[in-house]
The prediction has a mean pLDDT of 80. Predicted 3D model of a 75-nucleotide RNA (transfer RNA) from a Clostridiales bacterium. The sequence is in RNAcentral, with records from ENA. NCBI's taxonomy places the organism under Bacteria, Bacillati, Bacillota, Clostridia, Eubacteriales.
RNA sequence: UCCUCAGUAGCUCAAUGGUAGAGCACUAGGCUGUUAACCGAGGGGUUACUGGUUCGAGCCCAGUCUGAGGAGCCA
Numbered sequence: 001u002c003c004u005c006a007g008u009a010g011c012u013c014a015a016u017g018g019u020a021g022a023g024c025a026c027u028a029g030g031c032u033g034u035u036a037a038c039c040g041a042g043g044g045g046u047u048a049c050u051g052g053u054u055c056g057a058g059c060c061c062a063g064u065c066u067g068a069g070g071a072g073c074c075a
Base pairs, nucleotide, nucleotide: 001071002070003069004068005067006066007065010024011023012022013021018055026042027041029039030038048064049063050062051061052060
């Protein structure tokens, strides 16, 4: 320097261009003599950043940043 992949809730990950979700975690309840477990409920999102396409973008396009992997260059 080039190529590929990834970036979404606190964590791990989903989501055919058409209302952003699940599990765990968290909060307050129920249950229990108490805790744990269990049961439902609730809160939590600038989808890495900046633009573009589109009636509509997490998804498509361009650039940038970060991380992982690979290739090359240098003497």